[in-house]
Predicted 3D model of an 89-nucleotide RNA (c-di-GMP-I riboswitch aptamer) from a Gemmatimonadota bacterium. Model confidence (mean pLDDT): 89 of 100. It was read from a public genome assembly, where an Rfam model found it. The source organism's lineage runs through Bacteria, Pseudomonadati and Gemmatimonadota. Its Rfam family is "c-di-GMP-I riboswitch aptamer". Gene Ontology term of the family: cyclic-di-GMP binding.
Formats: sequence, C1' cells, structure tokens
RNA sequence: CGCUGCUCAGAGCAAAGCCGUCGAAAGACGGUGACGCAGAGCUACGGGACUACCGUGACGCGAGUCACCACGUCCGCCGGGCCGCCAGC
Repeated sequence: CGCUGCUCAGAGCAAAGCCGUCGAAAGACGGUGACGCAGAGCUACGGGACUACCGUGACGCGAGUCACCACGUCCGCCGGGCCGCCAGC
C1' cells in the first nucleotide's frame, strides 16, 4: 500500500418508544433508551424515498378544496467521493 472482517484489544455511534425545543411539513437538535452498526464518521454528487410553506393551475359567489412543483429533508435505502481504528493475509 492492497484485500478481507474468522480472531484480539481499547474505544465509538445509537433504531423504535417516551419527554422537551425548533419547523408549515418531512424532519432536526437535546435528554432518556439500545434495535442494530467495522465506517451507523463526513459529503445530497448519481439513483431512490419523504414533505409541499411559497408559487402555479383547476374548481368554488365566498370561506375554502384539489392537483402539480424542491428551492426543504433523509448518508441507519443503494452507489460514488473524502478521511479514519484494530486484527488477519
């Protein structure tokens, strides 16, 4: 340096649920809690998924309803990129 995660060590992260805060929502953050994770570290670059405040359109006398839309969100959906622990070969 490359491949692998059978074995070892010391660590690390924290799903669902519950509480609080923020947000229109998806969701995020903090606490609690451990389902899991060898990159469950970082990055929305490609695919995918979620949401629809605003905007546009349709309907309606109107209040409003419906449809579309990412500029919002997810890296614990898959792939790519960057950085990295231990062990074996």